The part of an RNA shown here (large-subunit ribosomal RNA, domain III) has 397 nucleotides and comes from a Candidatus Gastranaerophilales bacterium.
Context: one part of a larger RNA
C1' cells in the first nucleotide's frame, strides 16, 4: 500500500416460530422465486467411509454457525438367480518343443491367459437411523442328491450307462430406408372418496385426489419365412458314423388359403393375495396402529419390442463355448433313461455412499472436463424453444 481489491456465476429471498450464553446464516412451518432431455433418478470409471447416529467447535468453512463432506466416541454393506470367478472365446499378451542371435534377447507353433463380446436360473410387496431383485412375505426358476408311483431299455453282452476324443449342425451377427402389428407412456370419459371460502358470477358440463398389480405357469396369436417328413443309395465331412452333405422316389404344402417352423403382444392363472385415495385411535410430535371406497371404456401412441423380418445398398459386415446329434477308443460298468410327487443341498469376491460433482480429473468446498440408461404435460416437426409436473434447489456474506 489499505481497512483498499476481492468474499468464485445477478436463480431471490422473506415472515413467524423453535433451539442456543450468543442466530441473516441451524432446524420447522408457511410464501416466494429458481431447474425440468435436469440444476431429476439410475449407474460404469474413479474415490475409499466421505454414508448413519450421538457429542463438540480449537483449527478448515473465503463471513457468521448453535451447523458440516470437519473432531471425537459408536454404529451400517447380508445374493444359488444382480455384476465378477469356479463356463467360452477376440484384439492383444504369454508361449513346451522350435527357429534366429556375441550375450541381454527376438520371432513363433500347439497350449495357456485376456470382455470392452457370447452362454447362463426371480419377481411385486413390505421393512431400518444407516442394506435391500441380497433380510421378511407371497409365488417362481436353475443345477444336482435322495425317496416314492410308473414307464421304457439292460443284467457278462450282438455290453443299457459312464468316461474321453473328434465328426456335424447351432451359436453366427453389417448399414440404410419404409411399412405394418403391439406394448409401455399419456389424455379423456365413467367410477369412487372429499371439499364448497374469499366473490363481478359460479349446487353446475364445478374443483382436488384415486382409478395399481410382477416374475412364473397355460394357452399359442397379429406378423415373418417356402419347404418340410419319410423311405432307398451313397465316392465328400484327413478314421468311423444310423449325424451332416449329396443324388433318386412317396406323402404335405407352395401366397386368395402356411404343413413345419419362428414370434412380440393379448387372454387366463399367479391375487379371497399385495398395495391402495382416504378415515380413525393413541403419541414422546419422530411416529406407531386398525380400518379402507373406486378399479371400467374409449382415444392417442413411441426413439421400446416383433426383428436386421423386410426391401435396397456396398465398404460384403468375429470367434469359441453352451446346446443338439453322429461315431470312435480303451477304461468303469448293473443298474439306467423318461414322466410326475416330495424332501434335502446350493462355494468364493463386489454390495455403504458421491458420481455433470462440494465426495472423480483440474495444488481449492475451482463459472472447466467427465461413459450409459430413464426422461411426464401443454404449444411445437422436434430430446429446440417456454412454461410446469415428480423431484430438487435459492449457488456459504
Nucleotide at each position: 500500500a489499505a481497512g483498499u481489491a476481492g468474499c468464485g456465476a445477478a436463480a431471490a429471498c422473506a415472515u413467524u416460530g423453535g433451539u442456543g450464553a450468543g442466530a441473516a446464516u441451524c432446524c420447522a412451518a408457511u410464501g416466494c422465486a429458481c431447474c425440468g432431455u435436469a440444476a431429476a433418478c439410475c449407474u460404469a470409471a474413479g474415490g475409499u467411509u466421505u454414508c448413519c447416529c450421538a457429542c463438540g467447535g480449537c483449527a478448515g468453512g473465503c463471513u457468521c454457525g448453535u451447523c458440516c463432506g470437519c473432531g471425537u466416541g459408536g454404529g451400517g454393506u447380508u445374493a444359488g438367480u444382480c455384476g465378477g470367478a469356479a463356463c467360452c472365446u477376440a484384439a492383444g499378451c504369454u508361449c513346451a518343443g522350435g527357429c534366429c542371435g556375441a550375450a541381454a534377447g527376438g520371432c513363433g507353433u500347439a497350449g495357456g491367459c485376456g470382455a470392452u463380446g457370447g452362454a447362463c436360473g426371480a419377481c411385486a410387496g413390505g421393512u431400518u437411523g444407516a442394506u435391500a431383485u441380497u433380510c421378511c412375505u407371497g409365488u417362481a426358476c436353475u443345477a444336482u442328491c435322495u425317496g416314492g408311483u410308473a414307464u421304457u431299455c439292460g443284467u457278462u453282452a450282438u455290453c443299457a450307462g459312464a468316461u474321453g476324443c473328434g465328426g456335424a449342425g447351432g451359436g453366427a451377427c453389417g448399414c440404410a430406408g419404409g411399412a405394418g402389428g403391439a406394448u409401455a407412456g399419456a389424455c379423456a370419459c365413467g367410477c369412487a372418496g372429499c371439499c364448497g371460502a374469499u366473490u363481478g358470477g359460479a349446487u353446475g358440463u364445478g374443483g382436488c385426489u384415486g382409478u395399481u398389480u410382477a416374475a412364473g405357469c397355460g394357452u399359442g396369436u397379429a406378423g415373418c419365412u417356402a419347404g418340410u417328413u419319410c423311405g432307398g443309395g451313397u465316392a465328400g465331412g484327413a478314421a468311423a458314423a444310423u449325424c451332416c452333405g449329396c443324388c433318386c422316389g412317396g406323402g404335405c404344402g407352395u401366397u386368395a388359403u402356411a404343413a413345419a417352423g419362428u414370434a412380440a403382444g393379448g387372454c387366463g392363472u399367479u391375487a379371497u393375495g399385495a398395495g391402495g385415495a382416504g378415515a380413525g385411535u393413541c403419541u414422546a410430535c419422530g411416529g406407531a396402529c386398525u380400518c379402507g371406497a373406486a378399479g371400467g371404456u374409449g382415444u392417442u401412441g413411441a426413439u421400446u419390442u416383433c426383428a436386421c423380418a423386410c426391401u435396397g445398398c456396398c465398404a460384403a459386415g468375429a470367434a469359441a463355448a453352451a446346446c443338439u446329434u453322429c461315431g470312435c477308443a480303451a477304461u468303469c460298468g448293473a443298474g439306467a433313461u423318461u414322466a410326475u410327487c416330495a424332501g434335502g443341498u446350493a462355494u468364493c469376491c463386489g454390495u455403504a455412499c458421491c458420481g455433470u460433482a462440494a465426495a472423480c480429473c483440474g495444488c481449492c468446498a475451482c463459472a472447466g472436463g467427465u461413459a450409459g440408461g430413464u426422461u411426464g404435460g401443454u404449444a411445437g416437426a422436434a430430446a429446440a424453444u417456454a412454461c410446469c409436473a415428480a423431484g430438487g434447489u435459492g449457488c456459504g456474506c
Overview:
The sequence was found in a public genome assembly. Model confidence (mean pLDDT): 80 of 100. Rfam family: Bacterial large subunit ribosomal RNA. The source organism's lineage runs through Bacteria, Bacillati, Candidatus Melainabacteria and Candidatus Gastranaerophilales.